[in-house]
Annotation
The RNA shown here (Fluoride riboswitch aptamer (crcB RNA motif)) has 67 nucleotides and comes from a Gemmatimonadaceae bacterium. The sequence was found by an Rfam model in a public genome assembly.
Parts: sequence; structure tokens; C1' cells
RNA sequence: UCGACGCCCGGCGAUGGAGUUCGCCGCCAACCGCCGGAUCCCCCCGGCUGAUGACUCCUACGGUAGG
Repeated sequence: UCGACGCCCGGCGAUGGAGUUCGCCGCCAACCGCCGGAUCCCCCCGGCUGAUGACUCCUACGGUAGG
């Protein structure tokens, strides 16, 4: 000096916050949803689901029933 691995740290996992955990990435990165059409891609048009990566709680929104 270069490469790999482990640990620590930081960031990220399509809409908010927190805890736990999993995964990914190390700023040239991870990440930035899905379906159909045109035309393979980008752009464009139409349609659909979810506040989680997963679990739990809170908040916002939505549905049903009761007071």
C1' cells in the first nucleotide's frame, strides 16, 4: 500500500415515531412499490396495495358495530 474476514460505528430496507430483531451497504454504496398499455429500456398513460424488512406499541388515515 492492496485485498479478505471479524468486531465496533454510521447509513439503508416505497408514507410518521419508538423498542426488539433480521438483512444490505460503507458515500462511485445500500435504498427510491406493484400491474397493464404503447415499444425491450427511459419518458408517458391507466390501475392497485401498505404507515412494519419482520414483530410489538403509539400517532395519522380507513371500515364495521355500539353508546

The model forms 100% of the base pairs in the Rfam consensus. Model confidence (mean pLDDT): 78 of 100.